[in-house]
RNA sequence: AGAGUUUGAUCCUGGCUCAGGACGAACGCUGGCGGCGUGCUUAACACAUGCAAGUCUAGGAGAAAGUUUUCUUCGGAGAACGAUUAAACUGGCGCACGGGUGAGUAAUAUGUAAGUAAUCUACCUAUGAGAGGGGAAUAACGUCGAGAAAUCGGCGCUAAUACCGUAUAAUGCAGCGGAACCACAUGGUUAUGUUGUUAAAGUCAUUUAUGGCGCUUAUAGAUGAGCUUGCAUCUGAUUAGCUUGUUGGUAGGGUAAUGGCCUACCAAGGCUACGAUCAGUAGCUGGUCUGAGAGGAUGAUCAGCCACACUGGAACUGAGACACGGUCCAGACUCCUACGGGAGGCAGCAGUGAGGAAUAUUGGGCAAUGGACGCAAGUCUGACCCAGCAACGCCGCGUGGAGGAUGAAUGCCGUAAGGUUGUAAACUCCUUUUUAGAAGGACGAAAAAAUAGGUUUAUAGCCUAUAUUGACUGUACUUUUAGAAUAAGCCCCGGCUAACUACGUGCCAGCAGCCGCGGUAAUACGUAGGGGGCAAGCGUUGUCCGGAUUUACUGGGUGUAAAGGGAGGCGUAGGCGGGCUUACAAGUCAGGGGUGAAAUCCUGCGGCUCAACCGCAGAACUGCCUUUGAAACUGUAAGUCUUGAGUGCGGAAGAGAGAGAUGGAAUUCCAGGUCUAGUGGUGAAAUACGUAGAUAUCUGGAAGAACACCAGUGGCGAAGGCGAUCUCUUGGUCCAUAACUGACGCUGAGGCGCGAAAGCGUGGGGAGCAAACAGGAUUAGAUACCCUGGUAGUCCACGCCGUAAACGAUGAAUACUAGGUGUUGGCCCUUUAAGGAUCGGUGUGCCGCAGCUAACGCGUUAAGUAUUCCACCUGGGGAGUACGAUCGCAAGGUUGAAACUCAAAGGAAUUGACGGGGGCCCGCACAAGCAGUGGAGCAUGUGGUUUAAUUCGAUGCAACGCGAAGAACCUUACCUAGGCUUGAAAAGCAGUGGAUCGACUAUGAAAAUAGUCUUCUCUUCGGAGCCGCUGUACAGGUGCUGCAUGGCUGUCGUCAGCUCGUGCCGUGAGGUGUUGGGUUAAGUCUCGCAACGAGCGCAACCCCUACCAUUUAGUUGCCAUCAGUUAGGCUGGGCACUCUAAUGGGACUGCCUACGCAAGUAGUGAGGAAGGUGGGGAUGACGUCAAGUCAGCAUGGCCCUUACGCCUAGGGCUACACACGUGCUACAAUGGGCACUACAACGGGUUGCUAAGCCGCAAGGUGGAGCUAAUCCCUUAAAAGUGUCCUCAGUUCGGAUUGGAGUCUGCAACUCGACUCCAUGAAGCCGGAAUUGCUAGUAAUCGCGUAUCAGCACGACGCGGUGAAUACGUUCCCGGGCCUUGUACACACCGCCCGUCAAGCCAUGGAAGCCGGGGGUACCCAAAGUCAGUGACCCAACCUUCGGGAGGGAGCUGCCUAAGGUAAAACUGGUAACUAGGGCUAAGUCGUAACAAGGUAACC
Repeated sequence: AGAGUUUGAUCCUGGCUCAGGACGAACGCUGGCGGCGUGCUUAACACAUGCAAGUCUAGGAGAAAGUUUUCUUCGGAGAACGAUUAAACUGGCGCACGGGUGAGUAAUAUGUAAGUAAUCUACCUAUGAGAGGGGAAUAACGUCGAGAAAUCGGCGCUAAUACCGUAUAAUGCAGCGGAACCACAUGGUUAUGUUGUUAAAGUCAUUUAUGGCGCUUAUAGAUGAGCUUGCAUCUGAUUAGCUUGUUGGUAGGGUAAUGGCCUACCAAGGCUACGAUCAGUAGCUGGUCUGAGAGGAUGAUCAGCCACACUGGAACUGAGACACGGUCCAGACUCCUACGGGAGGCAGCAGUGAGGAAUAUUGGGCAAUGGACGCAAGUCUGACCCAGCAACGCCGCGUGGAGGAUGAAUGCCGUAAGGUUGUAAACUCCUUUUUAGAAGGACGAAAAAAUAGGUUUAUAGCCUAUAUUGACUGUACUUUUAGAAUAAGCCCCGGCUAACUACGUGCCAGCAGCCGCGGUAAUACGUAGGGGGCAAGCGUUGUCCGGAUUUACUGGGUGUAAAGGGAGGCGUAGGCGGGCUUACAAGUCAGGGGUGAAAUCCUGCGGCUCAACCGCAGAACUGCCUUUGAAACUGUAAGUCUUGAGUGCGGAAGAGAGAGAUGGAAUUCCAGGUCUAGUGGUGAAAUACGUAGAUAUCUGGAAGAACACCAGUGGCGAAGGCGAUCUCUUGGUCCAUAACUGACGCUGAGGCGCGAAAGCGUGGGGAGCAAACAGGAUUAGAUACCCUGGUAGUCCACGCCGUAAACGAUGAAUACUAGGUGUUGGCCCUUUAAGGAUCGGUGUGCCGCAGCUAACGCGUUAAGUAUUCCACCUGGGGAGUACGAUCGCAAGGUUGAAACUCAAAGGAAUUGACGGGGGCCCGCACAAGCAGUGGAGCAUGUGGUUUAAUUCGAUGCAACGCGAAGAACCUUACCUAGGCUUGAAAAGCAGUGGAUCGACUAUGAAAAUAGUCUUCUCUUCGGAGCCGCUGUACAGGUGCUGCAUGGCUGUCGUCAGCUCGUGCCGUGAGGUGUUGGGUUAAGUCUCGCAACGAGCGCAACCCCUACCAUUUAGUUGCCAUCAGUUAGGCUGGGCACUCUAAUGGGACUGCCUACGCAAGUAGUGAGGAAGGUGGGGAUGACGUCAAGUCAGCAUGGCCCUUACGCCUAGGGCUACACACGUGCUACAAUGGGCACUACAACGGGUUGCUAAGCCGCAAGGUGGAGCUAAUCCCUUAAAAGUGUCCUCAGUUCGGAUUGGAGUCUGCAACUCGACUCCAUGAAGCCGGAAUUGCUAGUAAUCGCGUAUCAGCACGACGCGGUGAAUACGUUCCCGGGCCUUGUACACACCGCCCGUCAAGCCAUGGAAGCCGGGGGUACCCAAAGUCAGUGACCCAACCUUCGGGAGGGAGCUGCCUAAGGUAAAACUGGUAACUAGGGCUAAGUCGUAACAAGGUAACC
C1' cells in the first nucleotide's frame, strides 16, 4: 500500500466482500512448564451458613475453671492468687472511612476554568489564655411482674471525662458610635470607645514535684466539604411552542451559607429555530481500541467524581449522613410463632439457586502496606498480602543436538524408467533447559516496642549496639544423580491468498467470506498422500476501528451515473461584502504566570538470567484562565470618496400584462332556389347520411371559437407563457449623457405572491374538436390502433387546485481567460444611397484555441479559472409507499420511514448480432420461358403401426434411390433354439502329452460330441520346430459416451471476405489500414487519404475440351499414290491424310473508335478456330452450426467376462388401415404397331468376354474359333429416316394385377431373385393448395457403358446422338456482401422482457376488539416525621415569699406528604377474525406492454 465482484470486452459511477489490529469474550479440536495480569458484560433476580467495625490505665459493679491456704460436725464454710481478668453496662472516639454496584440521572451529574466580600471543617499543626467552687440523677446491679419469643414495665441502690447551675473571661460573639485604609455592585479589613453575653474534666506515672495523655476558649494553618458562574457534554422536528412559585421585586422565615429554598403581598414576566418542551438512550472523566492524521468507537480491570444500598417516604444523632452491615413508617417478598405477635435485607468476602453462550475457593494470614481505637503493649480489619481454580490474555522456555544413503521399509504417484515421503527413520556419538530423586536454601524485616550505651534539663527527640518477629514456604534459587529419557497440535492448499495430485461421489451428498464449485475424467464436496501457515495453541462465531476520500474540516459531488428547489418576482432572519484616513483591541499573533491529579502513552536510565512486568527521571498532556504587548488582516466606532448600486435629463424596440371596441376568411346550423341518386369513409369495407331530395351548387341569416399570409434557431417576459386590428391603463429592458445620492450591495432558511394542461365549485356559453359511451370494422380475441357518431371538457366570469420530461434534464451574483462567422434593436464618424465602411456595447445562434470532462461533449450565453450565498445527493428494489402531521370541497399535494430482499442497479463509449430502419450491389432469387413434382400405377427410402425380431445410424435448408458400388444362406450387427468357456483369430510364460493332418462309423437340423484306424522332422541328445490339453496373465465386445477425442465429411459458399507487422489516433475496449470517388465476377484494379507494407483467400499456375504444327512416332490405326485380289485395307507397300499420344503454339482489351484523370467500360468493330475469367473440372480463407460419424478406421473413460464374447440351424431386416420424400412408366397421333434402312462415344473382359454355326416363338441351350486386347469379344446403338396400318376411343393408348408354362444363377429362389412366352388388361384422358430444375451444346428427349455382383438396377457414376424457348428489368419473395442508423440483445430476435391470475414461504400496513407499560392532570384518603399552635395532664437539677415560677415533656390540632384509591384523556407496546399491497421461489395460466420505426415512436 491494496484486491475480488456489474460487461463479449472497456472506462467511469457505485454498492457488497476480503486481507490488518483489538477483546473482561464464547464455541470446536488439541494441550508440557513458568512468570505477570485478568475472571457474572445476562436477573439493581432471590439468598442457607460463616466472616466483613470495633476499641479504650474515663466510670461503677464484677465472675468461672484451676492453684495455694485456714477452719471443720469431714457434709462443708471462709480467705488469697487467678483478677487492674472474661462477659455485660454508663461514658469517649470511630461506625459518614475502607469495600460493592451502575438501577436512576441528558443535568442538582461530569470535565475544565473561575468565584465564595455568601460558608462550615472532628481528629492534626502552630500560637495565646485558662481549667475556681458546687449540685441533682441514671444504667449496670438487686427485687417483683408481663410475654412462646423479641422484649418490656414497677420499686430500690450507685459512679464518672455522662448531666445541671454558678464564678472568671478575651483580640470571641452581638448592639450602638466616630476614624483610617481597601475594593468587584451588595461591601470588606484594621485599630478604638461603650454596653450586653458565652468555657472547662479529669486520669496515669513516678524521683511528690513535675511530666505524659486528655479538657475549655481564641486566632492562624492544613485537610475535607457546601454553594454559585462561564464553556464543553448522545439521538429524534413524523416532538414547535413551554411555564403560575412560573420570572422579578418588597417583607419575613429557614440554613453553616446565597437564593422562590419557603410564606405573604405587588408586578407580568421568563425560556425557545444558536432547538425550549416532549420522547428515546446513557453514570461522567483520566483513559482504552483503532487510525498517517483529523477522526470514529468505547468507558472491564487501575485512578478521580457522582448516584444507589429490597422498593418508596422521613427525620434523629453527629464536625460530617438524611447513613450498605443505624432508627421510624408504608409496600412487596422470605422466615419464626403458643396465632396474641415478632424477625430480616450479600449491588462487602467466600458460597447457593436462578438466568445465560459464559465468568473462580463457603482457603491462609494480619508477616508486609494502609485504616479504627489506645500513652503504649496490643486488639480489630474478607481493606490488603498470599495461596487455590481457568491457555482467559500478554511474555518467556521446552518437546533434543551433531553425524548418518543401500537414498532401507511403508504409504502415495507413475509414461513402469522412476519420483516423493527423505537425513526424515534406523544406527553412532553428544547434551540435560525441562522431568524425577537427593542435598543446601533466600529476598521480602526493618521499624515500632524492649534492654544497654551516648547526647540532653529530660522517662522528649535523635544516634549506636544486642536479642526477637514470615501467611506465602522448605517456596524461588543453587548443587548433584539418572536418562532422549516425560512433552505437538490446529487450520488451510480454485482466485483474492502462501500451498497439488490420486481415489470415491455424480446438481446427489455436500462446500461457500465474495466471485462461485458439484449434472462420470471436481487442484473448490469426502478420504488419502504430499505441501503451506501458525504453534501450546489453532480455527470459528460475535463486536469495534481500519481499508471506506463510502458523510469528504483535513478530503467528495449535482448536463446524461443518486443529486439544482417549477420559478426565483418581493423579501425577513442569517451568511458574505468597494476605495482612503483615524481610533479601539473582540477575533488574530507574540512573551510571561497559573492550572492541565496520579497512573497510562512516548524517550532515556535502571531492577527481576531475557521479556512481559516493575522503578526513577524527562518530555508530553495539542486545553482553559490570567497578564503584558503588537496593530497587518477581519471586526467595532467616526469621517471621507465614487468605480458597485440607484436617481435625473434625452431617445429606442417589442406576440410583456390588464380592460374595452372592431374586423375578415373558414366551419357548422337555419331558411330559400337549382339539380338527382348517390354521398361519405377506408388498406378494403361497413356503421352513418340520402327519393320525407342528401352530397354538389347559389342567395340570405345565426352562432361560437381561433386569428392564414407577414413568421424568422426573430421579439418580450422571473418562470409558467405571450401572435388579427385599434384605443386606454400599466410593468420591465436597452442606448446616450455624466447632473444627483454616496456602499444604499449580493445571496436568501422560513414567509408573501406567481405558476401549463388536466381536474373541482357556482353561473353563463357551446360552432369545431373530443376522454367516457354507442355502433361498424380488424382480429384467435380486440374492452385498442382505423371508421361513423357523441357527452363532460375545451371558451367566459369569480373561486379553488399547486402539479409536469415545469428541460438548457445545467441555482443566483461578481471578476478574469484566443478567436471566427450570422442575426435583433440602438448609438457615433465618414457620408445622401435599394447604400457602403468602421468603433465600442445589449440580446440571440453556429464553429472553435487553451482548459475541463468517465466519455459524450462544454468552450466569454462555460460544464474553464476563482470568490460568496442558497438548494439537493450518498447502492438497487421495497417506495415517493405506510404511519403521523399539515394543506385541499374532492381528486390529491407537501413532508416522508422501516422490516424484508438482491450483488448488483446505473452512465458513456466499443465490437458484433439483429430490425415488420435507410442506401448501394450480387445470385435461376424474382420476373420472362421450357420441362416437371404435387393427382394414377409401380419401384425405392423414411415416419408410424405391427412383430419374437421387424438390427443400427442419418431428421429444416445441409435426413428420407442417405451409410447400402447391390439383405434368398453368407452379409447380419436383430429374434428363437441348440452348443463352447484361455475361447473363432492373435500372442507371452509354466507344466504336460503327442504329431498335426487324414480316413471311417454312430448320433444330430447343423455346430459338434463319442469312438476306431493311420501317422513327423531336425538335433550338439540338453532340446528345438509343429499341434493338442491344463493353469495363469489375457483375448473378445457393431456394448455406452461424436457433449471426452483424432481423422474425415456436410453447410454458409467458390460467398469475397479474414487478418498481421510497424506507425498514427484514443485513458481504454478499440480504431485507422479494410472507409471515401469510380470500377470489377472478385478487398479486381485505380484515384484520394495517417498511413506504409505484408499474409491467408480472389485471379493465375494443373487437368479435360475447341484450333494449329513441314516437331516426334506409325501397330493392332489409316489408304492419297503403285501393285495383287475371292465379297472385306484382305495382301505387298506407304505414313501423305484421319486418328492415336507426347511436345509446342495460340487470346493479351494486344489493335481501332467513343467515353473516362486512370482503372476500365461500350461496339451485331476488325482479324481469328476461339474475345473479353472461351466452356467444363480439380481447387473451399478466418470461422459458424458442442452440425454428422465411437457401426469404416483409430482412440480416453465407463461397462460385460460359462457372457453384452464365440459357433450353428431357422426366422427377421422384404410385415402394412396409413402419411411423406425421390424416381420410373403413362395418360397418347410431335403418338403407337409392323417392315426396311443409317450414324456414336465412354468403357469392360482369363474363376473372364465369348464369335461363327445349329436348336428353341423367346428367355436361353449347344458349340467352341479368337482375345491378357487401337488386333478378338461384349457390340445389333436408340431416337432419327423411308413405307404401311391405327383416326381420338379408356382405344392397336396404358401396362398394373392375376392365372398358366418356362429359362438362368446358385447347397438352396416358400417366406424372398431376375428374365421369357401365352392369357388377363386395373388406375390413369395432363393433375388442388403448393412447389422443383434449368440461361446453350444448356433444358428437354434418345439410347450405350461401367462399379458392386454367383444371380438381382426404374438407383448411382460416366458416355455420346438429336437439340430448343426466354431474360423488359431489380418494385417484390429468398439468400448473401459493403456502408450507415437504433438497440434495454451478447446463449446475440428461436434474443430480451411486462402485468394479472394460480401455488408455497417471509416480513410489513389497516382492523371490530382484547391485554399490558411508563409519564402527566384532577379529586379522595392519609402513615411515620419535621415545623407551627395548644398543652386543664406530667416533671430531679435553677429561683422561690415554699403558694409557686422559669423551663421541659406526654397528649391533641393544623400545613406538607410516601404508599393507596377514583376519573377522563394522551403516549407507547403486544395480540387478533378479516383484509391490503410488497418481496422471494429452474421449467404453471393468459396475453405481448417495452427494447429495432418493437410493428399505433416512446416518455412525463

The prediction has a mean pLDDT of 82.
This is a predicted structure of a 1500-nucleotide RNA (small-subunit ribosomal RNA) from an uncultured prokaryote.
Its Rfam family is "Bacterial small subunit ribosomal RNA". Gene Ontology terms of the family: ribosome and structural constituent of ribosome.